[in-house]
RNA sequence: AAACGGCUAACCUGUCGCGAGGCAGGGUCGCAAAGCAAGAGGUCUUAGAAGAGCAGGAUUGACUUAAGAUGGCUCGGCUACCGAA
Numbered sequence: 001a002a003a004c005g006g007c008u009a010a011c012c013u014g015u016c017g018c019g020a021g022g023c024a025g026g027g028u029c030g031c032a033a034a035g036c037a038a039g040a041g042g043u044c045u046u047a048g049a050a051g052a053g054c055a056g057g058a059u060u061g062a063c064u065u066a067a068g069a070u071g072g073c074u075c076g077g078c079u080a081c082c083g084a085a
Stems, first nucleotide, its partner, number of pairs: 006031002011026006029072001035078002039075003042070006048063001051060002
C1' cells in the first nucleotide's frame, strides 16, 4: 500500500442540567488514535466583581475571583489493531 473492521460532526427524537453541555437512539460531515485522560494554554457557561454608564434602574465589565463544559481547538501524558514492497 491493501484488507477485516472501528469511531460518528451538523441535524432530528428522548432524557438530564440554570447554562456551556452530557447520556441514549437515529444520522454520516469527517477521523489513523475522532481510544483513555481536564496537566498547560485556548474557547465557552453560570455566579461574583473593581470600574464604566444613568436621576435611578436596565446595560456593560478589567479580573492571577469561584464553580463548571469542551479530548471533533492546540500542546504534553498513557495505551493500542492490521501491515505489502
A computed fold for an 85-nucleotide RNA from a marine sediment metagenome, annotated as c-di-GMP-I riboswitch aptamer.
It matches the Rfam family "c-di-GMP-I riboswitch aptamer". From the family's description: GEMM was predicted in a large-scale screen for bacterial structured RNA regulatory elements.